Molecule: transfer RNA
Organism: uncultured Clostridia bacterium
RNA sequence: GGGGGUAUAGCUCAGCUGGUAGAGCACCUGCCCUGCAAGCAGGGGGUCAGCGGUUCGAACCCGCUUACCUCCA
Numbered sequence: 001g002g003g004g005g006u007a008u009a010g011c012u013c014a015g016c017u018g019g020u021a022g023a024g025c026a027c028c029u030g031c032c033c034u035g036c037a038a039g040c041a042g043g044g045g046g047u048c049a050g051c052g053g054u055u056c057g058a059a060c061c062c063g064c065u066u067a068c069c070u071c072c073a
Base pairs, nucleotide, nucleotide: 001072002071003070004069005068006067007066010025011024012023013022019056027043028042029041030040031039049065050064051063052062053061
């Protein structure tokens, strides 16, 4: 320098043919308990890596950029 892949909640990851962004764990509150843990109920938390484009509508499609992984040279 070139090819391919990954980037979504604090962490690990889903997200179908483009149509309201989700799960588990973690966190907060309550119940239970002498207390803690566990359990049960409820709740908060998102610039979908960044910029631009297509579209009535984009995490998803297209272009460029950034970081990381991998292959080739």